Record summary: A computed fold for a 1380-nucleotide RNA from an uncultured bacterium, annotated as small-subunit ribosomal RNA. Rfam family: Bacterial small subunit ribosomal RNA.
[in-house]
RNA sequence: AGUUUGAUCCUGGCUCAGGACGAACGCUGGCGGCAUGCCUAACACAUGCAAGUCGAACGGGAUUACCGGAGGCGGCUUCGGCCAAGACCGGUAUGAGAGUGGCGAACGGGUGAGUAGCGCGUGGACAAUCUGGCUUACGGCGGGAGAUAGCCUCCGGAAACGGAGAGUAAUACCCUAUAAACUCCCCUCCUGGCAUCAGGGAGGGAGCAAAGCGAGUAAGCGCCGUAAGAUGAGUCCGCGUAUCAUUAGCUGGUUGGCGGGGUAACGGCCCACCAAAGCGACGAUGAUUAGCCGGCCUGAGAGGGCGCACGGCCACAUUGGAACUGAGAGACGGUCCAGACUCCUACGGGAGGCAGCAGUGGGGAAUAUUGCGCAAUGGAGGCAACUCUGACGCAGCAAUGCCGCGUGAGUGAAGAAGGAAUUCGUUCCGUAAAGCUCUGCCGUUAGGGAAGAGAGCAGACGGUACCUAACAAGCAAGCCCCGGCUAACUACGUGCCAGCAGCCGCGGUAACACGUAGGGGGCGAGCGUUGUCCGGAAUGACUGGGCGUAAAGGGCACGCAGGCGGCUGUGUAGGCGGGAUGUGAAAAGCCAGGGCCCAACCCUGGAGGUGCAUCCCGAACCAUGCAGCUCGAGUGCUGGAGAGGCAGGCAGAAUUCCUGGUGUAGCGGUGAAAUGCGCAGAUAUCAGGAGGAAUACCAGAGGCGAAGGCGGCCUGCCGGACAGACACUGACGCUCAGGUGCGAGAGCGUGGGGAGCAAACAGGAUUAGAUACCCUGGUAGUCCACGCCGUAAACGAUGAAUGCCAGGCUUCGGGGAAUCUCUCGGAGCCGCCGCUAACGCAGUAAGCAUUCCGCCUGGGGAGUACGGCCGCAAGGCUGAAACUCAAAGGAAUUGACGGGGACCCGCACAAGCAGCGGAGCAUGUGGUUUAAUUCGAAGCAACGCGAAGAACCUUACCAGGCCUUGACAUGGGACGGCAGGUGGAGAGAUCCAUCCUUCCCUCGGGACGUCCACACAGGUGGUGCAUGGUUGUCGUCAGCUCGUGUCGUGAGAUGUUGGGUUAAGUCCCGCAACGAGCGCAACCCCUGUCUCAGGUUGCCAGCAAGAGAGUUGGGCACUCCGGAGAGACUGCCGCAGCCAAUGCGGAGGAAGGCGGGGACGACGUCAAAUCAUCAUGCCCCUUACGGCCUGGGCUACACACGUGCUACAAUGGUCUGGAACAAAGGGAAGCAGAGGAGCGAUCCCGAGCCAAACCCAAAAAACAGAUCCCAGUUCGGAUUGCAGGCUGCAACCCGCCUGCAUGAAGCCGGAGUUGCUAGUAAUCGCGGAUCAGCAUGCCGCGGUGAAUGCGUUCCCGGGUCUUGCACACACCGCCCGUCA
Repeated sequence: AGUUUGAUCCUGGCUCAGGACGAACGCUGGCGGCAUGCCUAACACAUGCAAGUCGAACGGGAUUACCGGAGGCGGCUUCGGCCAAGACCGGUAUGAGAGUGGCGAACGGGUGAGUAGCGCGUGGACAAUCUGGCUUACGGCGGGAGAUAGCCUCCGGAAACGGAGAGUAAUACCCUAUAAACUCCCCUCCUGGCAUCAGGGAGGGAGCAAAGCGAGUAAGCGCCGUAAGAUGAGUCCGCGUAUCAUUAGCUGGUUGGCGGGGUAACGGCCCACCAAAGCGACGAUGAUUAGCCGGCCUGAGAGGGCGCACGGCCACAUUGGAACUGAGAGACGGUCCAGACUCCUACGGGAGGCAGCAGUGGGGAAUAUUGCGCAAUGGAGGCAACUCUGACGCAGCAAUGCCGCGUGAGUGAAGAAGGAAUUCGUUCCGUAAAGCUCUGCCGUUAGGGAAGAGAGCAGACGGUACCUAACAAGCAAGCCCCGGCUAACUACGUGCCAGCAGCCGCGGUAACACGUAGGGGGCGAGCGUUGUCCGGAAUGACUGGGCGUAAAGGGCACGCAGGCGGCUGUGUAGGCGGGAUGUGAAAAGCCAGGGCCCAACCCUGGAGGUGCAUCCCGAACCAUGCAGCUCGAGUGCUGGAGAGGCAGGCAGAAUUCCUGGUGUAGCGGUGAAAUGCGCAGAUAUCAGGAGGAAUACCAGAGGCGAAGGCGGCCUGCCGGACAGACACUGACGCUCAGGUGCGAGAGCGUGGGGAGCAAACAGGAUUAGAUACCCUGGUAGUCCACGCCGUAAACGAUGAAUGCCAGGCUUCGGGGAAUCUCUCGGAGCCGCCGCUAACGCAGUAAGCAUUCCGCCUGGGGAGUACGGCCGCAAGGCUGAAACUCAAAGGAAUUGACGGGGACCCGCACAAGCAGCGGAGCAUGUGGUUUAAUUCGAAGCAACGCGAAGAACCUUACCAGGCCUUGACAUGGGACGGCAGGUGGAGAGAUCCAUCCUUCCCUCGGGACGUCCACACAGGUGGUGCAUGGUUGUCGUCAGCUCGUGUCGUGAGAUGUUGGGUUAAGUCCCGCAACGAGCGCAACCCCUGUCUCAGGUUGCCAGCAAGAGAGUUGGGCACUCCGGAGAGACUGCCGCAGCCAAUGCGGAGGAAGGCGGGGACGACGUCAAAUCAUCAUGCCCCUUACGGCCUGGGCUACACACGUGCUACAAUGGUCUGGAACAAAGGGAAGCAGAGGAGCGAUCCCGAGCCAAACCCAAAAAACAGAUCCCAGUUCGGAUUGCAGGCUGCAACCCGCCUGCAUGAAGCCGGAGUUGCUAGUAAUCGCGGAUCAGCAUGCCGCGGUGAAUGCGUUCCCGGGUCUUGCACACACCGCCCGUCA
């Protein structure tokens, strides 16, 4: 920093960024320097090497060379002899191998198994010790004897090896002499020490030494004894040194003593005897893990983790045991025994030990060469030369790590090509490349060539480092990442698939999160991943945390150990503070300087090292000794208060039961009932009796008690607190692990008791069920005695104690005092400082401090399992882990929600009227069917909706026939016809034939058409969850916000809440708020009254004409029309109200409190609807998902639903008549009068009218009269037959209308449900849009014209305040259990 939430603060866990590594894995890989390299199987090992050396200790001498000798194979011969190999003997030189002897082999090198230990670290001690070689000093080195290896002979054995005999040397071994010193014994003196004792001097006695070698005889090297030093080793002690107490007791040589043995030495190390001790909560014993340290990593530090390499110590050497030799070993490359394993074997026996260097197998994620050299450093032996040395010095392998260098530098814009993106303009890769000019780290070749070697010789590394020259940019870049944390973004692909992921989380068709590409970021010969450690983590808090509600106070008390502790004086070995000395190895780290070109690395010097030990000094404090003090604590005296505890006794009311009386049909119980009780007499009522339990009123925020808890009255016994005034003790105190006791209820054991109540149980109800809630019964139990249990929301969710820090109010007890104030002790409320995440706490702290105890460390698993302890049991106490999650939580905020509360509104209910739901039909939808029945709409808010009108068309669907630059747009080229008429083929699209032949022109051309080619057209194909626009809905609801200020850590609050009022966040008043915006209202339209101006096509009061008709003259007064105005504002009066807003009533008025109606819809909600009105991103089709045509379909039909029409009839139907009475509209491809024909639809004809003029046009219900007489009818009209009319290219699928005939269901509709508060519902007709035709639908118009509203309890929806909340995709939420 990320992550719990809608947001906030806090708590809290998880995760990340950093550093490190003996690492491993993936991709990649140029060079050099310096380091490092089996962490696993202390698994097993082939092979070679790793410890020998000394001939100046000794015997001996193979071999080789030479000399001499006798003899002589063979050859030659002048037979005289000569040459002469090899063997043999003697000598000289050489000296191998083995042996005796000395020193070394106990070092060096490896490993970490074991070990929790004086093993290690640190500091001491040894008066309890040893020490080869080395150094220093002193003294000494006479005499003698006997063996034994090797070798030789013989024997055994496969071998390893062994036996017997003979003989031999020494610096081997033995005896003896000498003995200053040394050791021991006896005696005596001196000095020192904490002690056992130690040191020294004199005298006497006893014991113990030796080795020689030496070329040049001298040096030299050795030998023996003693003392001292140095070095090394041994032993003892203080302190420190992992985890588990779910390991609490352990121990028989155990603990000590005396005596002895043993050792270099102390010691129970070992032994005999005696005693019975020793260790342990300051953690014994046991178990697990582990070599320890210097140091290394990390960290600000304190700390945490680690113990590779290097250095110190320890332990081990196949496993276990043992001793020998030796100065030193219980011995890695020695011995013996035993075990396992491997190998050899003639089966009788033998051999072996890489945790030395290489190397092999195996194990493993994983770790190197069977290299060179003793040149250097160091070691062993030797007088030395020298030999040996897998110690070591080097090289090899590995990017394993650290450090350094390079893969080029400069210039270069036509911003090339190419790639990617794009809004198509361009942008990015990008000065990057190419090109030009340079340079030469690295590389290659060639030449030169070290230091490391302090006198001489000697160099493995190494022809290396380094230097010089030449060559040519030539040979050298990758890895990870790009959603946030965290630096770096686009495109395509994919479509909860494939995949990513450290945490949060991405991916379900527009993914900056997957994959690829382009681009970018980071690091760079590396980069990532994994693992581990520290850090961040104050997340175990010593530095540096907490516990009212987040995890966390023990149920309460007493109290041992422990921790802490008042005032004064005085002393003190300790603590504490200061100083000095020693130590704290080296290396490392730090500082300074230096050496490799730098760095890494290395060297030199310095400082530091918080620790331990000793000594000295100091005195405030702590501790402690002594002496004192009274304020802490306690005791005595007096007094009152109290449900404090225990025991005994007593009392009244009530319930129940029993007996008797009165009395009769019910009682009881519930929301309503039933079970139950009752005519065998209940309930009710009266009297008497029995028994158990509990104590009304008083009673209170009251009192008492440590907590649990305690309630009638009286008596007895006992505890505690408080007040008052004095006296006494003299710190006696506080806290408290373990321990002990107390400890509600339930439960357990034994014995009583049992009225009421009441788990379990039974029955009745409720319910989908009801193992519950309600009812009727009812047993344990509740009560008593004794004994267990030991828990609780045992809570103030707040441990105990002490001191200090504003006040106000109430109450209980005591005192002083007296209408009041003070004081002590309790119990409460409010409130400041302060504290707190907030809520809140606040002298009864959760404030400021001190002391002690208990407890916490993410959620779940789990207070579970196992173990232990307790319990009769139930169970209690103690108390985990695996696994799993990215949270779980606390407080507060805003919403939403509640079968929470308060207030208010709406045809929301109620009150009414008419319906729907039943019937027939119409229409829409679902479903089904179909080649297709195109698509959309889906609770309210889809369903007479898109559609204001599907026979073709429409049309998007289906079948078939056709077209492919296309039916339509723009651009290029060629051509000049096109359109139209006629005829033919075809279902038509289309094709063929024929006739006819354009327009404009500033002449270049253009319009139009046909053909060709390509860009493109086209798509009612997908996505309304990519969108614009439009619309529905909550809702005409009264709300939704902002600025500044204020409050709050913050989300946020305030304003907008409150008191009134309104239709309204409308207005008024108040108020840490003051203002403002979008909404409300008003401004707009229609309608209701009046006025003014105007008067045709409208009107006609008066005048005139006319048979009549506003018909004409005339007039515009009236009606009316369209304009312009007026009018209504709670303005006036009264009452109420706060002198308000406003309400109620009244006057006037056509209209009265927004007059009626409309248009108008805040912030937003529903990913609401629409890609098929239109527009549009992306995706998809391109001889088809485009286009044309014919026919079919959208009209299907077992069903289901919505919306309507017509009815079921008499408030009605039918018929007749009359001059009944409208408004609003429409009319030229039109409305059509009158007249004529027809029963009628309609037809013929065409006057008039582009319409205040003519037409549609009749309005209908109503009213009046007649008839029907309650009937499936003179109701109702479905269905069907026949005959016609109209529109249209065409009424078969599939139109409307008329006449005649037919006359179905239906007699008022279950559960349920809709509309409407007035000119409204209901009812009646009229018109219009669409339209060739088609209306029960839709949009309008007027006529007639009601009923009811007590009221706001309830249903639905909404508004405001408040409350609860574990909800926030918000109750259609969340969430639990079971099963899958």

The sequence is in RNAcentral, with records from ENA, Greengenes and SILVA.